[in-house]
Context: one part of a larger RNA
RNA sequence: CUUACAGAGGAUGCCUAGGCACUAAGAAGCGAUGAAGGACGUGAUAAGCUGCGAAAAGCUUCGGGGAGUGGCACAUACACUUUGAUCCGGAGAUGUCCGAAUGGGGAAACCCACCAGUUUACUGGUAUCUAGCUAUGAAUUCAUAGUAGUUAGAAGCGAACGAGGGGAAGUGAAACAUCUCAGUACCCUCAGGAAAAGAAAUCAACCGAGAUUCCCCAAGUAGUGGCGAGCGAACGGGGAGCAGCCUAAACCUUGUAUACGUGAUAGAUGUAGGUCGUUGUGUACGAGGUGUCGUGGGACUUUUAGAAACCCCCUACAAGGUUUCGCAGAGUUACAAAACAUUAUAUUAGUCAAACAUUCUGGAAAGGAUGGCCAAAGAGGGUGAUAGCCCCGUCGACGAAAAUAUAAUGUCUCUGGAAAGUAUCCCGAGUACCACAGGACACGUGAAAUCCUGUGGGAAUCUGGGCAGACCACUGUCCAAGGCUAAACAUUCCUUAGUGACCGAUAGUGAACAAGUACCGUGAGGGAAAGGUGAAAAGAACCCCGAGAGGGGAGUGAAAUAGAAUCUGAAACUGUAAGCUU
Numbered sequence: 001c002u003u004a005c006a007g008a009g010g011a012u013g014c015c016u017a018g019g020c021a022c023u024a025a026g027a028a029g030c031g032a033u034g035a036a037g038g039a040c041g042u043g044a045u046a047a048g049c050u051g052c053g054a055a056a057a058g059c060u061u062c063g064g065g066g067a068g069u070g071g072c073a074c075a076u077a078c079a080c081u082u083u084g085a086u087c088c089g090g091a092g093a094u095g096u097c098c099g100a101a102u103g104g105g106g107a108a109a110c111c112c113a114c115c116a117g118u119u120u121a122c123u124g125g126u127a128u129c130u131a132g133c134u135a136u137g138a139a140u141u142c143a144u145a146g147u148a149g150u151u152a153g154a155a156g157c158g159a160a161c162g163a164g165g166g167g168a169a170g171u172g173a174a175a176c177a178u179c180u181c182a183g184u185a186c187c188c189u190c191a192g193g194a195a196a197a198g199a200a201a202u203c204a205a206c207c208g209a210g211a212u213u214c215c216c217c218a219a220g221u222a223g224u225g226g227c228g229a230g231c232g233a234a235c236g237g238g239g240a241g242c243a244g245c246c247u248a249a250a251c252c253u254u255g256u257a258u259a260c261g262u263g264a265u266a267g268a269u270g271u272a273g274g275u276c277g278u279u280g281u282g283u284a285c286g287a288g289g290u291g292u293c294g295u296g297g298g299a300c301u302u303u304u305a306g307a308a309a310c311c312c313c314c315u316a317c318a319a320g321g322u323u324u325c326g327c328a329g330a331g332u333u334a335c336a337a338a339a340c341a342u343u344a345u346a347u348u349a350g351u352c353a354a355a356c357a358u359u360c361u362g363g364a365a366a367g368g369a370u371g372g373c374c375a376a377a378g379a380g381g382g383u384g385a386u387a388g389c390c391c392c393g394u395c396g397a398c399g400a401a402a403a404u405a406u407a408a409u410g411u412c413u414c415u416g417g418a419a420a421g422u423a424u425c426c427c428g429a430g431u432a433c434c435a436c437a438g439g440a441c442a443c444g445u446g447a448a449a450u451c452c453u454g455u456g457g458g459a460a461u462c463u464g465g466g467c468a469g470a471c472c473a474c475u476g477u478c479c480a481a482g483g484c485u486a487a488a489c490a491u492u493c494c495u496u497a498g499u500g501a502c503c504g505a506u507a508g509u510g511a512a513c514a515a516g517u518a519c520c521g522u523g524a525g526g527g528a529a530a531g532g533u534g535a536a537a538a539g540a541a542c543c544c545c546g547a548g549a550g551g552g553g554a555g556u557g558a559a560a561u562a563g564a565a566u567c568u569g570a571a572a573c574u575g576u577a578a579g580c581u582u
Stems, first nucleotide, its partner, number of pairs: 001579007013567001014532002018503002020500007027492002029157002037098003040053003044076002048072002059092006068080003103112003113126006128154009161192001162190005172179001176226001202209002213240005223231002244484003247428001251289010267276002269318006294462001296427004300421005306325006327416005339411010350398003356371005372389002374378001380392003433457008443469001464479005519526002539566001542553004
């Protein structure tokens, strides 16, 4: 060195209990009725995980289900169970201590209290802030601050998505400063199942459109830019989805406070006659009605508008108001708002569910052969090898005592018309706008409009005001300085069902196993390795060597070179034997 046989080792093959990505539907929150997350307990024996909480692997009840059961977990003992257990689902009870943690304190899971009630051992209460109410009440007379009580709410946690307030740098520009990265990362505040936006002081272009949001195009266009790197629209078109409303003011009525005025004025709805008699005017702040628009609107004035009854200081007429009926319309997501009933659907357990035998090989038949059957079911999984007809399922058809969700209907609730006139009144103010300084707009100060701020000035009310990219005119268009609003659009910590030219244990989550475990670090934090006997433990009785470990027989098994250091069992590496070479 070669060959053979062994050892060691754990690659490869096969497998999957776990992952990854996505689809459809649901849900989109939990929490002072004490959460999320933990500590400590809890079992006959009990270290870990799981469950549970001193009522402690559990208690009650209502349903389902129907033979075994006392979790992972394979042992012994003792129990439960057809008088229906275990198990599954709905609703309850219990729920130590810590934790927002809330009686005070504190080095979390501990220490120390007060008040009330009664059984003397327990139960309940006692934090802070905000809002309302009540009582009390300083300096300081009234008052206020404060104090006390009471009612309601808040807090803390949670994956992404959202809005707002702040806001980088590495980088690119082949250096770098304007610029870019980027209003990104990150920090803070707040909210919802979505959020935000939203019914034109908008666009357009002399034609017209008609809230917002999202997608496709317009378009990498017009622009912007140390005109570098780069940044980058809109108009318009096509789609998704569509929904519109309420106020302020003028005017009327009314309440409170305050000022003025008074003793007969004014007033008591109008007219005529009577009668009564503390009410009128201004200002401020409320309440109800009215009113909401841009071919300007509204107030105001005039005219007209279903039926009945009642009311107004008295009588008559007119007008007005209230109630009922009728008519019409609308409604619980905005435009006001609450509850109940019925029905349907769905969710949270479940139920029924077709059809095969013989023979051969084999340890085993689902394989081969032969002959059949079902199919609205030949998806899939399991069973000793590859099963439509063995099992679970599948197609299809059913099902809820209880709880929940959605929808519809009903009860119910709410609302009420039109025309003409244009003298007078109203139409959101430290606002619009201007100057300076910034920011946002695709737009870096530019010819820089538009929008938003800081400082300083500071209008008009329809004969008014904003805009149409400096500015002016004409023309056109819209009505700011108050508010609400579903859908289309974003996301997935989570639940159910399913899919994959996704992975298959150095892969796929860090984690298929007691995994955020062991271990490391003062700490923030870092962070593993580790799957496979066999169809079934049938897991090797008994004998021998040995202190044991281990081994040899025997036995089980299809197989033990499947023996628990267990499927397969490559290579490096180690040894034994033979041959060859030096």